[in-house]
Context: one part of a larger RNA
Molecule: small-subunit ribosomal RNA, central domain
Organism: uncultured Candidatus Berkelbacteria bacterium
RNA sequence: UUGGGCGUAAAGAGUGUGUAGGUUUCUUUACAAGUCGGUCGUUAAAUCUCAGAGCUCAACUCUGAGACCGCGAGCGAAACUGUAGGGAUAGAGGUUUGCAGGGGUGAACAGAAUUUCUGGAGUAGGGGUGAAAUCCGUUGAUACCAGAAGGAAUACCAAUGGCGAAGGCAGUUCACUAGGCAAUACCUGACACUGAGACACGAAAGCGUGGGGAGCAAACGGGAUUAGAUACCCCGGUAGUCCACGCCGUAAACUUUGUCAACUAGCAAUUAGAAGAGUCGACCCUUUUAGUUGCGAAGCUAACGCGUCAAGUUGACCGCCUGGGAAGUACGAUCGCAAGAUUAAAACUC
Numbered sequence: 001u002u003g004g005g006c007g008u009a010a011a012g013a014g015u016g017u018g019u020a021g022g023u024u025u026c027u028u029u030a031c032a033a034g035u036c037g038g039u040c041g042u043u044a045a046a047u048c049u050c051a052g053a054g055c056u057c058a059a060c061u062c063u064g065a066g067a068c069c070g071c072g073a074g075c076g077a078a079a080c081u082g083u084a085g086g087g088a089u090a091g092a093g094g095u096u097u098g099c100a101g102g103g104g105u106g107a108a109c110a111g112a113a114u115u116u117c118u119g120g121a122g123u124a125g126g127g128g129u130g131a132a133a134u135c136c137g138u139u140g141a142u143a144c145c146a147g148a149a150g151g152a153a154u155a156c157c158a159a160u161g162g163c164g165a166a167g168g169c170a171g172u173u174c175a176c177u178a179g180g181c182a183a184u185a186c187c188u189g190a191c192a193c194u195g196a197g198a199c200a201c202g203a204a205a206g207c208g209u210g211g212g213g214a215g216c217a218a219a220c221g222g223g224a225u226u227a228g229a230u231a232c233c234c235c236g237g238u239a240g241u242c243c244a245c246g247c248c249g250u251a252a253a254c255u256u257u258g259u260c261a262a263c264u265a266g267c268a269a270u271u272a273g274a275a276g277a278g279u280c281g282a283c284c285c286u287u288u289u290a291g292u293u294g295c296g297a298a299g300c301u302a303a304c305g306c307g308u309c310a311a312g313u314u315g316a317c318c319g320c321c322u323g324g325g326a327a328g329u330a331c332g333a334u335c336g337c338a339a340g341a342u343u344a345a346a347a348c349u350c
Base pairs, nucleotide, nucleotide: 004321005320006319007304008303012318014201015200016199017198021194022193023192025088026087027086028085029084030083031082033081034080035077036076037075039073040072041071042070048066049065050064051063052062053061054060091191092188093187094186096183097182098181099180103177104176105175106174107173108172109171110154115149116148117147118146119145120144125136126135162169163168206247207246208245209244210243211242215241216240220236221235222234223233258317259316260315261314262313263312266295267294268293269292270291271290272289273288274287275286276285299306300305323350324349325348332343333342334341335340
């Protein structure tokens, strides 16, 4: 529970596509379902309201009038909602011409660096730390040179920058491919917004099968530290990290701020366009559109702060909250190979 809320107090689903549903531009005609106005019928009595009357008053009772909530029939109205038909173009979409981009998928290639191996040359140390030790090294290490192998990641550019619905995306080139922005105002003519279910995508870790394995590194072993040290530091090191296919479906999945639309001072920076002015040309400059930031009028806010990218002023639709703990747990159900995920209480207690 006809209320108030959701940046930080409880509360925006991780994100999108979209079914039902809800909501939906301007104009015209018709209808009259909703809506509105009379009329008629019905709405038992009591109760209720008003006026009066009776018990000495009152409660109570009686008489008369009326009202509320409706329902049905018929007559009428046509502004609004609705239904049907016609028309329009401001929403939405398309065409055309351009533009930017780490958007996605696949393939090929590149150069640094680490490690290992081989060869050369060379000698006693190297490594590591707060200090050490474990560790490596005379079977020749470290440092230096040459060659080879293999895996992973792409310094500088680089940014408060760019792209993507979100997760996320960064060496170079090619192929395929999605979206966006600007200008034009040629076309369609409300085709729109949101979206319960549903479906798709979804970091890391984890799981299955098969590969791969340089570096790093849970677990584990050792050395230190310490009263102890199942740690922090050091020497090693396996899963894993990488690839293909299939699962998992969760994160401080955060802007802790749902999506769409409209309106409401500015200043500055920056990214991508367009128009103008100007120039030998370019930068700069003016206007404007779409993003990304910083600061701020009004306003809002418990404050912090937000402030045209709103947490301002409004509308449409969805999700969610309702004292703390028990508990995001138990049980049941669905999904999953499992791990577990989703949905989701109560007793009791303060």